A computed fold for a 74-nucleotide RNA from a bacterium, annotated as transfer RNA.
Its mean pLDDT, the model's own confidence on a scale to 100, is 82.
It matches the Rfam family "tRNA". Gene Ontology term of the family: triplet codon-amino acid adaptor activity. About the family: Transfer RNA (tRNA) molecules are approximately 80 nucleotides in length.
RNAcentral records the identical sequence in 2 taxa.
[in-house]
This record gives sequence, C1' cells and structure tokens, in this order.
RNA sequence: GCUUGGGUAGCUCAGUUAGUUAGAGCGUCCCGCUGAAGACGGGAAGGUCCCCGGCGCAAUUCCGGGCCCAAGCA
Repeated sequence: GCUUGGGUAGCUCAGUUAGUUAGAGCGUCCCGCUGAAGACGGGAAGGUCCCCGGCGCAAUUCCGGGCCCAAGCA
C1' cells in the first nucleotide's frame, strides 16, 4: 500500500433489510436478606451508537470521505 472484519453504557458484546422507547451480561450505587460480608432477590444511575458530509419527511441503521483497532496479502 491492497483486501476483509470491527468501532454502540466503565468493560465484553447484541441489535436494527430507516420510523412506537437503544438493549443484555459483568461492574457501580441503593434496598431486602445476614451478627457482618459473600451469594441470592429487587431497583436505579450511566449513551453525541468513532468523526464529517450526502440521500431522505425521518439516519445508530443506507451512501461517500476520514480516523482508530484486528487479521490476511504484498
């Protein structure tokens, strides 16, 4: 340099062939339980869906460009 895959909550990741509200597990916080803690149960907070532009009534989702990560090829 080329090809492919990926970037979504603090971490690991789902998801949407454009539209009713963006989710799970772990973690954090609160409550229950306990002598206390763990485990278990209940609840809560936490998001510019990597950035810029385009199409469109509407974009996390489609298109173009960029940045970053991984694998492969050279």